Model confidence (mean pLDDT): 88 of 100. c-di-GMP-I riboswitch aptamer from a Bacillota bacterium, 90 nucleotides, folded computationally.
[in-house]
RNA sequence: AAAUGAUAAUGGCAAACCUAUUGAAAAAUAGGGACGCAAAGCUAUGGAUCUAAACCUAUAAAAAUUAGGUAGGAUUGCCAGGCUGCCAUG
Numbered sequence: 001a002a003a004u005g006a007u008a009a010u011g012g013c014a015a016a017c018c019u020a021u022u023g024a025a026a027a028a029u030a031g032g033g034a035c036g037c038a039a040a041g042c043u044a045u046g047g048a049u050c051u052a053a054a055c056c057u058a059u060a061a062a063a064a065u066u067a068g069g070u071a072g073g074a075u076u077g078c079c080a081g082g083c084u085g086c087c088a089u090g
Base pairs, nucleotide, nucleotide: 003089004088005087012037013036017032018031019030020029021028022027035077041083042082043081045080046079047078048075049074050073055069056068057067058066
């Protein structure tokens, strides 16, 4: 340096849920709280999934309602890619 994460050690993050706020929603942020995580650190780059305000289509005299389609929205704790990092050495 690489590989590995069995054995330790220092620690780290924080699921569900609750409260407040933002948002059309998915969801996010903050506080509480711990299901778990050796990258559960960073990055929406490729898949995958979620939402559908605006837009399009249909119905409808028109509009509204309803239904369908569709990310420029969201998820990195869905799977990978890229970048970075602590400790140890079966």